This is a predicted structure of a 270-nucleotide part of an RNA (large-subunit ribosomal RNA, domain VI) from a Verrucomicrobiota bacterium. It matches the Rfam family "Bacterial large subunit ribosomal RNA". Rfam links the family to the GO terms ribosome and structural constituent of ribosome. NCBI's taxonomy places the organism under Bacteria, Pseudomonadati, Verrucomicrobiota. The full RNA is in RNAcentral, with records from ENA. The coordinates come from a structure-prediction model, not an experiment, and the mean pLDDT is 89.
Context: one part of a larger RNA
RNA sequence: CGUAGGAGAUUUGAGGAGAGCAUUCCCUAGUACGAGAGGACCGGGAAUGACCAACCUCUGGUGUUCCAGUUGUGGCGUCAGCUGCAUUGCUGGGUAGCUAAGUUGGGAAAGGAUAAGCGCUGAAAGCAUCUAAGCGCCAAGCCCCCUCCAAGAUGAGAUCUCCCUCCCGCAUCAGCGGGACUCAAGGCACCUCGAAGACGACGAGGUCGAUAGGUCGGGUGUGUAAGUGCAGUGAUGCAUGUAGCUAACCGAUACUAAUCAGCCGUGAGG
Numbered sequence: 001c002g003u004a005g006g007a008g009a010u011u012u013g014a015g016g017a018g019a020g021c022a023u024u025c026c027c028u029a030g031u032a033c034g035a036g037a038g039g040a041c042c043g044g045g046a047a048u049g050a051c052c053a054a055c056c057u058c059u060g061g062u063g064u065u066c067c068a069g070u071u072g073u074g075g076c077g078u079c080a081g082c083u084g085c086a087u088u089g090c091u092g093g094g095u096a097g098c099u100a101a102g103u104u105g106g107g108a109a110a111g112g113a114u115a116a117g118c119g120c121u122g123a124a125a126g127c128a129u130c131u132a133a134g135c136g137c138c139a140a141g142c143c144c145c146c147u148c149c150a151a152g153a154u155g156a157g158a159u160c161u162c163c164c165u166c167c168c169g170c171a172u173c174a175g176c177g178g179g180a181c182u183c184a185a186g187g188c189a190c191c192u193c194g195a196a197g198a199c200g201a202c203g204a205g206g207u208c209g210a211u212a213g214g215u216c217g218g219g220u221g222u223g224u225a226a227g228u229g230c231a232g233u234g235a236u237g238c239a240u241g242u243a244g245c246u247a248a249c250c251g252a253u254a255c256u257a258a259u260c261a262g263c264c265g266u267g268a269g270g
Base pairs, nucleotide, nucleotide: 001152005163006162007161008160009159010158011157015149016148017147018146021049022048023047024046025045026044027043033038051106052105053104054103055102059100060099061098062097066093067092068091069090070089071086072085073084074083075082076081111143112142117137118136119135120134164269165180166179167178168177169176170175181267186264187263188262190206191205192204193203194202211257212256213255214253215252216251217250218249221245222244227240228239229238230237231236
């Protein structure tokens, strides 16, 4: 820009893409078959490998925003307690998120038309013949079925809902001119944000509000803080005390910030 008014939702599916795998074991059955050795079709069940997708409950990884221990050195006047730097100084753990080595799921079944092939009926050609007329069966393959995209499918589809004016004059009833008023539904921008994201986009909110921060409560992690008291010459230990602290987690709560304004979009549709 188009989709012959504008808008918000929900959709159909022309067409396209993806997927399509393999093996082992058990039962049938040591049956059929076979002198034996050996050893099935058909059918049913259970697993596994590789591949693909989603997810983070579990097992782990990461986790320089959490906790603790500790070395050297500098600072806060000193002690104590903190803190800077040294690869995050080093070390032991670890929430969320993200992850695989973890977890879950997938390939199916059914249908249609067929290939090679196997047939029925059957002449030409009194026989025979699957074929000439006619009718069946049959493949991991083809078309469907399953998953995803999809109406710029210009052949531009469908459904639901919402929104938008009165008067005068002319008129060939398409409309034209003038006046008064209106500018809707909805969208954008801006702001608070997000298990959305390079940016656009997408999604949640904007006081009629839990969108983010803060606060409070909980959870999780770390592992028993500081101070004080006691014991010990002291290093240190014990008690107070499963303490103190605690990111991204789960809730609650308007304390803070989403204030007020703005712009686009018209008037019933060739």